Molecule: Bacterial RNase P class A
Organism: Bryobacteraceae bacterium
RNA sequence: CUUGCCGGAUGGGUGGCCGCCCCGUUUUUGCGGGGAGGAAAGUCCGGUCUCCACAGGGCAGCGUGCCGGCUAACGGCCGGGAGGGUCCGGUCAAACCGAACUCUACGGAAAGUGCCACAGAAAACAUACCGCCCCUCACAGGGUAAGGGUGAAAAGGUGCGGUAAGAGCGCACCGCGGCCGGAGCAAUCCGGCCGGCAAGGCAAACCCCACGCGGAGCAAGACCAAAUAGGAGAGGAGGAGCGGCCCGCUCCGUUUCACUCUCGGGUAGGUCGCUAGAGCCGGUCAGCAAUGUCCGGCCCAGAGGAAUGGCUGCCGCCCGCAAGGGCACAGAAACCGGCUUAUAGUCCGGCAAGUUAC
Numbered sequence: 001c002u003u004g005c006c007g008g009a010u011g012g013g014u015g016g017c018c019g020c021c022c023c024g025u026u027u028u029u030g031c032g033g034g035g036a037g038g039a040a041a042g043u044c045c046g047g048u049c050u051c052c053a054c055a056g057g058g059c060a061g062c063g064u065g066c067c068g069g070c071u072a073a074c075g076g077c078c079g080g081g082a083g084g085g086u087c088c089g090g091u092c093a094a095a096c097c098g099a100a101c102u103c104u105a106c107g108g109a110a111a112g113u114g115c116c117a118c119a120g121a122a123a124a125c126a127u128a129c130c131g132c133c134c135c136u137c138a139c140a141g142g143g144u145a146a147g148g149g150u151g152a153a154a155a156g157g158u159g160c161g162g163u164a165a166g167a168g169c170g171c172a173c174c175g176c177g178g179c180c181g182g183a184g185c186a187a188u189c190c191g192g193c194c195g196g197c198a199a200g201g202c203a204a205a206c207c208c209c210a211c212g213c214g215g216a217g218c219a220a221g222a223c224c225a226a227a228u229a230g231g232a233g234a235g236g237a238g239g240a241g242c243g244g245c246c247c248g249c250u251c252c253g254u255u256u257c258a259c260u261c262u263c264g265g266g267u268a269g270g271u272c273g274c275u276a277g278a279g280c281c282g283g284u285c286a287g288c289a290a291u292g293u294c295c296g297g298c299c300c301a302g303a304g305g306a307a308u309g310g311c312u313g314c315c316g317c318c319c320g321c322a323a324g325g326g327c328a329c330a331g332a333a334a335c336c337g338g339c340u341u342a343u344a345g346u347c348c349g350g351c352a353a354g355u356u357a358c
């Protein structure tokens, strides 16, 4: 320098004209301000808010599950522990030790139940296929679990001793279990002593243990409130139409129903909820960090199924010979914290490989 991978950041820039939504102001023509995202997405977790339900306790159900911290809360985040994987180093090699990266649903299998395909003698109240050893001429019989074979898994591993052959049968180291001591808030780690070691695995099977959880969701919900119909109460002998008035005529009523007024409920419609908030930016201090304290500055869509657009100048990048075309993923709906998924190009950091130069 090139390429690839991983992580993080960013997510075309800047003008003009004409529109759209919201707010403020205003002699309504206008002026001023604001107008998508890092994921607005999936709606998977957790909360705020609202209504409904709710003495207390328990069962059932669901969820979470190493330890500590952060947080409003979480299945999130940070730090730590333990275990697994890959690679490297130490070593002749292995075991083992160390380092880097990475992954982990990582409570309990001496409470109980259940399951363990195929293969295999045997998959768990054990057993012996090949083999080995003893005895035997041989068969039969006995011992054994080192070696082989099956399998995902077969009663700790390596070595020395031991033995007829073998075996924790004995011993050393490692592993395992118990007790004691030390370090740590804890998970856990370190050391010592004792025990030959107690017949597997699966709890992402039921289950047990600990902790947590009432339900629905802004179409939550609250307020104002028309016409028509119906309800309640009061008045009521009149009321309505024939264009204004009188007469007249017609209809309804004068028995409960006409007509007038009032009240209350619901609907249409309107208003609120609604966006100043676990808010954003910069700094300070505490902390390994997540995060928190303090100080200063800022106001940044909130409308109704719902605006955020169109044309164009210059610049950047991509495609194209050019004319020209395009700018990743994507589109707010009460709000907030996470997780997951999508994301062209550019920039930064790390790792690996290759090439060139010294």
Base pairs, nucleotide, nucleotide: 001354002353003352004351005350006349007348008347009346010345012315013314014313015312016311017310018309020035021034022033023032024031025030037329041340042339044338045337046336047335048334049217050216051215052214061213062212063211064210065209066080067079068078069077070076081106082104083103084102085101086100088098089097090096107208108207112206113205114202115201116200129148130147131144132143133142134141156174157173158172159171160170161169175197176195177194178193179192180191181190182189183188221272222271223270224269231263232262233261234260235259238252239251240250241249242248279298280297281296282295283294285292286291316327317326318325319324